A computed fold for a 74-nucleotide RNA from Clostridia bacterium DTU080, annotated as transfer RNA. The source organism's lineage runs through Bacteria, Bacillati, Bacillota and Clostridia.

[in-house]
RNA sequence: GGGCCUGUAGCUCAGUUGGUCAGAGCGUCCGACUCAUAAUCGGAUGGUCGCAGGUUCAAGUCCUGCCAGGCCCA
Numbered sequence: 001g002g003g004c005c006u007g008u009a010g011c012u013c014a015g016u017u018g019g020u021c022a023g024a025g026c027g028u029c030c031g032a033c034u035c036a037u038a039a040u041c042g043g044a045u046g047g048u049c050g051c052a053g054g055u056u057c058a059a060g061u062c063c064u065g066c067c068a069g070g071c072c073c074a
Base pairs, nucleotide, nucleotide: 001073002072003071004070005069006068007067010026011025012024013023019057027045028044029043030042031041032040050066051065052064053063054062
């Protein structure tokens, strides 16, 4: 220098062909249970969807550039 993949909540990830509100588990907080703790159960809490543009009535999803990480080629 070239090619491919990944980037979504504090962490691990899902999100199908563009359309219902951006979600799950873990975590954190509160409560129930218990003599108490753990486990279990209930409730609450959480996002500029890497950044900037473009297309569209509508973008996490499509297009372009850039950034970061990984793999391969030279």
Its mean pLDDT, the model's own confidence on a scale to 100, is 80.